[in-house]
Predicted 3D model of a 1472-nucleotide RNA (small-subunit ribosomal RNA) from a metagenome. Its mean pLDDT, the model's own confidence on a scale to 100, is 85. Rfam family: Bacterial small subunit ribosomal RNA.

RNA sequence: AGAGUUUGAUUCUGGCUCAGAAUGAACGCUGGGGGCGUGCUUCAGACAUGCAAGUCGAACGUGAACGGGGCUUCGGCUCCUAGUAAAGUGGCGCACGGGUGAGUAAUACUUGGGUAAUGUACCUUUUCGCUGGGGAUAACCGAGGGAAACCUUGGCUAAUACCGAAUACCCCCACAACAUCGUAGGGAGUUGUGGGGAAAGCCUUACGGCGCGAGGAGAGCAGCCCAAGUCCCAUUAGCUUGUUGGUAGGGUAACGGCCUACCAAGGCUGCGAUGGGUAGCUGGUCUGAGAGGAUGAUCAGCCACACUGGUACUGGAACACGGACCAGACUCCUACGGGAGGCAGCAGUUAGGAAUUUUGCGCAAUGGGGGAAACCCUGACGCAGCAACGCCGCGUGGGUGAAGAAGGCCUUCGGGUUGUAAAGCCCUUUUGGCGGGGAAGAGAAAAUGACGGUACCCGCAGAAGAAGCACCGGCUAACUCCGUGCCAGCAGCCGCGGUAAUACGGAGGGUGCAAGCGUUAUUCGGAUUGACUGGGCGUAAAGCGCACGUAGGCGGCCUAUCAAGUCUGGUGUGAAAUCCCUGGACUCAAUCCAGGAAGUGCAUUGGAAACUGGUAGGCUAGAGUACGGGAGAGGAGAGCGGAAUUCCGGGUGUAGAGGUGAAAUUCGUAGAUAUCCGGAGGAACAACAGAGGCGAAGGCGGCUCUCUGGACCGUUACUGACGCUGAGGUGCGAAAGCGUGGGGAGCAAACAGGAUUAGAUACCCUGGUAGUCCACGCUGUAAACGAUGGAUACUAGGUGUCGGGGGUUCUUACCCCCUCGGUGCCGCAGCUAACGCAUUAAGUAUCCCGCCUGGGGACUACGGUCGCAAGAUUAAAACUCAAAGAAAUUGACGGGGGCCCGCACAAGCGGUGGAGUAUGUGGUUUAAUUCGACGCGCGAAAAACCUUACCUGGGCUUGACAUCCCGCGCAACCUGGUGAAAGUCAGGGUUCCCUUCGGGGACGUGGAGACAGGUGCUGCAUGGCUGUCGUCAGCUCGUGUCGUGAGAUGUUGGGUUAAGUCCCGCAACGAGCGCAACCCUUGUCAUUAGUUGCCAUUAAGUUGGGCACUCUAAUGAGACCGCUUGCCGAUAAGGCAGAGGAAGGUGGGGAUGACGUCAAGUCCGCAUGGCCCUUACGCCCAGGGCUACACACGUACUACAAUGGCCGGUACAGAGCGCCGCGAAGCCGCGAGGUGGAGCCAAUCGCACAAAGCCGGUCUCAGUUCGGAUUGGAGUCUGCAACUCGACUCCAUGAAGUCGGAAUCGCUAGUAAUCGCGGAUCAGCAUGCCGCGGUGAAUACGUUCCCGGGCCUUGUACACACCGCCCGUCACGCCAUGGGAGUUGGUGCUGCUUGAAAAGGCUGAGCUAACCCGCAAGGGAGGCAAGUCUUAAUGGUGGUACCGAUGACUGGGGUGAAGUCGAAACAAGGUA
Repeated sequence: AGAGUUUGAUUCUGGCUCAGAAUGAACGCUGGGGGCGUGCUUCAGACAUGCAAGUCGAACGUGAACGGGGCUUCGGCUCCUAGUAAAGUGGCGCACGGGUGAGUAAUACUUGGGUAAUGUACCUUUUCGCUGGGGAUAACCGAGGGAAACCUUGGCUAAUACCGAAUACCCCCACAACAUCGUAGGGAGUUGUGGGGAAAGCCUUACGGCGCGAGGAGAGCAGCCCAAGUCCCAUUAGCUUGUUGGUAGGGUAACGGCCUACCAAGGCUGCGAUGGGUAGCUGGUCUGAGAGGAUGAUCAGCCACACUGGUACUGGAACACGGACCAGACUCCUACGGGAGGCAGCAGUUAGGAAUUUUGCGCAAUGGGGGAAACCCUGACGCAGCAACGCCGCGUGGGUGAAGAAGGCCUUCGGGUUGUAAAGCCCUUUUGGCGGGGAAGAGAAAAUGACGGUACCCGCAGAAGAAGCACCGGCUAACUCCGUGCCAGCAGCCGCGGUAAUACGGAGGGUGCAAGCGUUAUUCGGAUUGACUGGGCGUAAAGCGCACGUAGGCGGCCUAUCAAGUCUGGUGUGAAAUCCCUGGACUCAAUCCAGGAAGUGCAUUGGAAACUGGUAGGCUAGAGUACGGGAGAGGAGAGCGGAAUUCCGGGUGUAGAGGUGAAAUUCGUAGAUAUCCGGAGGAACAACAGAGGCGAAGGCGGCUCUCUGGACCGUUACUGACGCUGAGGUGCGAAAGCGUGGGGAGCAAACAGGAUUAGAUACCCUGGUAGUCCACGCUGUAAACGAUGGAUACUAGGUGUCGGGGGUUCUUACCCCCUCGGUGCCGCAGCUAACGCAUUAAGUAUCCCGCCUGGGGACUACGGUCGCAAGAUUAAAACUCAAAGAAAUUGACGGGGGCCCGCACAAGCGGUGGAGUAUGUGGUUUAAUUCGACGCGCGAAAAACCUUACCUGGGCUUGACAUCCCGCGCAACCUGGUGAAAGUCAGGGUUCCCUUCGGGGACGUGGAGACAGGUGCUGCAUGGCUGUCGUCAGCUCGUGUCGUGAGAUGUUGGGUUAAGUCCCGCAACGAGCGCAACCCUUGUCAUUAGUUGCCAUUAAGUUGGGCACUCUAAUGAGACCGCUUGCCGAUAAGGCAGAGGAAGGUGGGGAUGACGUCAAGUCCGCAUGGCCCUUACGCCCAGGGCUACACACGUACUACAAUGGCCGGUACAGAGCGCCGCGAAGCCGCGAGGUGGAGCCAAUCGCACAAAGCCGGUCUCAGUUCGGAUUGGAGUCUGCAACUCGACUCCAUGAAGUCGGAAUCGCUAGUAAUCGCGGAUCAGCAUGCCGCGGUGAAUACGUUCCCGGGCCUUGUACACACCGCCCGUCACGCCAUGGGAGUUGGUGCUGCUUGAAAAGGCUGAGCUAACCCGCAAGGGAGGCAAGUCUUAAUGGUGGUACCGAUGACUGGGGUGAAGUCGAAACAAGGUA
């Protein structure tokens, strides 16, 4: 510090996710030892048991027992125990220490101040005192009640308990005076007068010590007040009656509505009151570069609480955790009458929970309480125990060791890896174990150690007891095999898994960390993804529709002054701990100790005066006013005008009109449309008209008048910052809509009809109502758009246009130049992701406002406000996705455009589709109808057996075939039995080659196993080959240049071509694969050569001669827009025409197929990975099947006839093939054919007669002398065999068919059409295929349309690329959510009522020791009980507000591989 993820790729925007650190954690697997820490985050739920606060006899009065001694009459007495234990009175403590975080958003906390408004026991220091009396009371004794807790009553007694009195340095109160200080009140002090107020003793070695009272001072502690800071919600906007203030009183230690009475009507709030939710606050902690964000365990400070609510008492301090009273809930005891209790102290239990420890030891240390002290108490604390919960050390060994062992795993079978790893050899002993020694912690005399026989030290034995966890597709370090087969599963994101998974599971290996490792949860980070540091708003989310304007924010120039902001210095504070630095102590570290620094803050004080701000004064450049002008659909009202539509009346006139793609509805013979005249009424204002003008926006368009707003120009004068923006607020605000009343010509939602259509609730047509218009009122929204808030300043230009002014022009007019204001276009710098913007900024800056923070849910719900309603405005959440999006790029596509090709259309000729047959396919059938292909009579250039892969049946199991090993040598062949055959059984028969003579080989046979074999699967694992687009003209590269980039350029453009063919131009210059050419063939000529060819000769390739011609086959020539030209073109490329030529513009044909596309085809040609079968999915055989047949489709053949059929005669090819062959002549047969065998390994012989044609004859338009299917009979040939299932012949039969619906195919010249011939395959079988020649046309105006293609351009939401994408309803499953008659729970406020304890007021006739009066009795003062009133917890009963749960039914939403209906959007998406 970044990375992954939207796309075919790119840049950007933007979310999601990851890598880091951390934790009081938990869970999974695993676990050696130590040190130091930490350990109920949940139920502030409930708690058994023990302990956690007592102490003092030197304040006081009492005062045992057990036990022991002595005595005893055995009843007891007495001494010690012992003034002990114990309780009681009294004092101090119990308000500390310890726990918890429920409540609390301010009565809290933090920081800094104030108290002139206060208190203070114990402690320190200081001053002065402590005289003399009184009456009680617990304990105790007695009586009584009660189950108990405990209570009542009579009697005795003490004090440092209680109460008068005395004294008063002093203190308090009131009044008066003085002087001083200060901050308004006032503080501190002095003097005088009056009033009031104290005390306690104990011990003693008799010195003294401790204590007591009244004061002063201090320290520490506490109370109160002020300022600032301190979470979320505005879908909480108004709150408040003791409320705000005053006066008086009460109360308090003290100010104060703290409380009461009276008076006034205030107080708080957009700088967020009130309400709701959440929460103890802080030092700190975690994270972060920081700023921040999150958090508030342990330690420390403060606060609050102590079962829940209320209350006071005591006390210096409490409204009191281990005190009291009352009420409530709960638990326990009970004799049912009553009582007891409060672990959020330490342990522990239970519940809850994912989850959190021992009912331990000790007061030795530190600290606390009491005591004069000894000492006692102390679950504070010090220690130990449990827990890898965390942090930090240590160990599980070290060295050597290659035969690179064995085993495992992989393998290309060679090896590699585990791996110096192990074993082996040589060492060491940390740690653990055993044995021995043994601390500090207790600072100064002694004594005293829970920890603990611990730490530590020494010795002994022995490598000995001690390694796991996660991961290995990318991010992210680490790879292979097997299993599985969209299953099982994984997954943080992207995503893996459908038979070769580095992603699942296992294994081997590897990587990372390590006594831990992973997972989960949470926080910060990355995230500049809330942006102060540090973001944005034209199109990605985002500028309010526009203006006016309040608060607020910001604000021109100069001078002076103040010092609030600002800057600088000092002082105080910012607790300690923590963090940081330095040093030190545990062997190190963690940890601990000491010192320093820091603590960015607050307060106070001194200084500076530039800037901001305040005050005072001035200025004119901002702003405004006056004056003079002209422009304008600016606004409001009134009046006027003509054209047109429609309607009405009349005239002319007759059959249609209207409307559409075409029609129909509709109108019209009752007279329409058309046309003329007249009239009515409403609405809108053609041309002018312009990217023109005006207005803040919405918007504004005939003419005239009236009223009225704003802007602009010019000129001087005046005011003197008066300005800009603008949360709330107010006003304006298209269309549609609403209300009331008018108006209504045209147009026209709804509606009706007609069409279209599968449907058509649409598009089109005919009608037509609201509405559109006017007046008044409401609504308040629009793609209200420049998708661009307002203001100011600055920053190259060019060119239009509108309104003014100036210059120039003799004054004018035009042109031209300058200038101010508006409005457009182009363009530099700059900006921008790009597109683009560019003085009218989206540039450079300042000020103010509004708004945004992933997509969907959602321009929604609920709540509020507004509205008559429709609705508007404000505006969520659950849930869900990993994207949604912007711009640009390359393609592809378009019922987009341009240019151009092609038998693509058109123009023609002939077909197919109808018939019959053949053949193939689908389907069906079947035991099987083998398989594949899906454009093809395609694989198949030949299914009777074979082929053959299929079926049925019969057989074989090292096999029909290959290699290796062993035995035998019986081969082959022949005969017979059996069988459908394969085979099997029996008999006969006996070999060949080589030899070193041992044997070896061939071949056959038998045997065991390695293996063979598979037309079994996967063409989506592959090679090779092939098809298709397409013989279309394209496809790319290097370097350069442009662009952030994908990419572009080149290859586009102007011409031209069959062609990316060539020329020209050009930020391109070159090059490659394609095109063309080179190759074959055909067309002309020449040369050479001459058998089997040719010529002549002959009956005859019979012989000899010749080779001029034809021909054959080899070498050449020839054609290149080359030429004389001409025209067009740009002087080019090239085109058109012409000459010459056998051939003319690639002459014709062939071979030749770029980068690529279709997961195209083929595992059944071959090869091949993987999988599968192995007495069978292999092999052999017989028979059957591939030939089936209701049907559908494709491709052919033959026809339907006279351009023909039949009969007779007659002419002319080319290219092939032939020895397991072609087979002549002759003879036989009507014929297929038979016989025959000459000749020929073929320019020699044969197949082999070419046919159409030509000549002659016949038929005469008919289901025929057309047509030949079908069927019967008889044959021929091939073959082992023609039944299933061959071809052909003859005789007979003679079907459909009379030119073929919608639709559709081929062909542009030696072509179509037509005619025959040959070949491959092949025993036989051709209407198919591949070739060959014969005869031999028609037409092409042309490119509008259909199909396919090429180039350029345009749009795109497509990229699996239009066979694309994609929307909504409906149906089904699941999920969350709104409404909902209600039901139910909680929280708050409030009316009435109830009214405990307690406090206060009043009463107090009952009771009453201290003081007073009195000799006494008694009385008084004071007090108590009791009663009553007020306040008051709680309870009851109503009301109201808010929040939650639930609810028949209901609304929409989301989501879910293959449901339904349509086709809304994306292309002009077919109606933009």